[in-house]
RNA sequence: UGCCGAAUUCCCUGCUGAGUGCAGGGAAACGGGGGACCCACGUCUCCCGGGGCGAAUCGCGACCUGAUGGUCGCGUAGCGCGCCGCCGCGCGAGCCCGUCAGCUAACCCCGUAGGCAGAGACAAG
Repeated sequence: UGCCGAAUUCCCUGCUGAGUGCAGGGAAACGGGGGACCCACGUCUCCCGGGGCGAAUCGCGACCUGAUGGUCGCGUAGCGCGCCGCCGCGCGAGCCCGUCAGCUAACCCCGUAGGCAGAGACAAG
């Protein structure tokens, strides 16, 4: 400097001598959740808790396992990039609530991370 992403900008205080860094508070913008009427749903039996953020779901095969779990492999809904058309490449994770959640005006609450690429500078070995 550019890219993915809501994850940016500004103000105050402190760390201070100072700062583009860190912490706390505030504002804007952006994103998400909860939450009426109306609407939707609406029977019985069996099995199974259910839900949210996110592109990140759903299958097949092999092995392990008490297991619905785990590992590996191949695909896949979906997502990103490349002149965004063909086509190609990459991703297809992770986390949270805690037995509770449809939609939803008013209202309430939360978040502002991370990561990648290129170029440059400094230091150490």
Predicted 3D model of a 125-nucleotide RNA (c-di-AMP riboswitch aptamer (ydaO/yuaA leader)) from a soil metagenome.
The coordinates come from a structure-prediction model, not an experiment, and the mean pLDDT is 75.
The RNAcentral record of the sequence draws on MGnify.
Its Rfam family is "c-di-AMP riboswitch aptamer (ydaO/yuaA leader)". About the family: This family represents a conserved RNA structure found upstream of the ydaO and yuaA genes in Bacillus subtilis and related genes in other bacteria.
The model forms 96% of the base pairs in the Rfam consensus.